This is a predicted structure of a 73-nucleotide RNA (transfer RNA) from a Candidatus Woesearchaeota archaeon. Its mean pLDDT, the model's own confidence on a scale to 100, is 82. It matches the Rfam family "tRNA". It is annotated as a transfer RNA.
RNA sequence: GGGCUGGUAGCGUAACGGCCAUCGCACCCCGUUCGCAACGGGGAGACUCCGGGUUCAAGUCCCGGCCAGUCCA
Repeated sequence: GGGCUGGUAGCGUAACGGCCAUCGCACCCCGUUCGCAACGGGGAGACUCCGGGUUCAAGUCCCGGCCAGUCCA
C1' cells in the first nucleotide's frame, strides 16, 4: 500500500429498511438471611465510531474518513 471482517450501555452481544434498539453480566432498590452469598421481584443505563447521500422512514443500503482484527505484498 491492497483485500476481507468488524465498530451499538461499564463489558459482551442481537436487531426482514418500518418501534422513544434485544439479551446476559456488572450497577442501584426491594424481598429472603442474624449477616453475606445465592435466589426471586423491580429499576437506571447506548441515538448505534465521525461526516455526507438515498428513502416517507437508515443501527441496517451507498460514498468518504478514523480505529481494530485478519490475509496478501